[in-house]
RNA sequence: GGGACUUUAGCUCAGUCGGUUAGAGCUGCGGACUCAUAACCCGCCGGUCCUGGGUUCAAGUCCCAGAGGUCCCA
Numbered sequence: 001g002g003g004a005c006u007u008u009a010g011c012u013c014a015g016u017c018g019g020u021u022a023g024a025g026c027u028g029c030g031g032a033c034u035c036a037u038a039a040c041c042c043g044c045c046g047g048u049c050c051u052g053g054g055u056u057c058a059a060g061u062c063c064c065a066g067a068g069g070u071c072c073c074a
Base pairs, nucleotide, nucleotide: 001073002072003071004070005069006068007067010026011025012024013023019057028044029043030042031041050066051065052064053063054062
């Protein structure tokens, strides 16, 4: 210098051909259970969907530019 993939909750990740409330598990908090603790069970909290712009009635999803990360080629 060229290319591929990736970025969504504190962490690990889903999210269909763009469509009607942005999700799961774990963590945390509360409750129930227990003599008590753990496990199991119930509930709750938690989001600038990396940034900016564009297309569209409508964007996490499509397009452009930029940034971070992983890898390949030179």

The RNA shown here (transfer RNA) has 74 nucleotides and comes from Fibrobacter sp. UBA1765.
It matches the Rfam family "tRNA". It is annotated as a transfer RNA.
The sequence was found in a public genome assembly.
The coordinates come from a structure-prediction model, not an experiment, and the mean pLDDT is 82.